[in-house]
RNA sequence: GCCGCGGUAGCUCAGCGGUAGAGCGUUGCCCUGAAGAGGCAAGCGUCGGGGGUUCAACUCCCUCCCGCGGCA
Numbered sequence: 001g002c003c004g005c006g007g008u009a010g011c012u013c014a015g016c017g018g019u020a021g022a023g024c025g026u027u028g029c030c031c032u033g034a035a036g037a038g039g040c041a042a043g044c045g046u047c048g049g050g051g052g053u054u055c056a057a058c059u060c061c062c063u064c065c066c067g068c069g070g071c072a
Base pairs, nucleotide, nucleotide: 001071002070003069004068005067006066007065010024011023012022013021018055025044026042027041028040029039030038048064049063050062051061052060
């Protein structure tokens, strides 16, 4: 340099155009003498940046950035 895959919650990842989710974690409360376990509650997010298509974009198109793999 070329090709492919990926970038979404604190972490690991879903989400094939119509209100952003799960598990784990975290925090608060209940329970306990205390803690653990268990129960209840809270999503804790510029969906990597910019532009385009569309009534509507995490999703489609272009470009840039970052990571991984392959080729040279």
RNAcentral holds the sequence, with entries from ENA. This is a predicted structure of a 72-nucleotide RNA (transfer RNA) from Candidatus Wolfebacteria bacterium GW2011_GWB1_47_1. The coordinates come from a structure-prediction model, not an experiment, and the mean pLDDT is 81. The organism belongs to Candidatus Wolfeibacteriota, within Bacteria. Rfam family: tRNA. Rfam describes the family as follows. Transfer RNA (tRNA) molecules are approximately 80 nucleotides in length. The family's RNA type in Rfam is transfer RNA.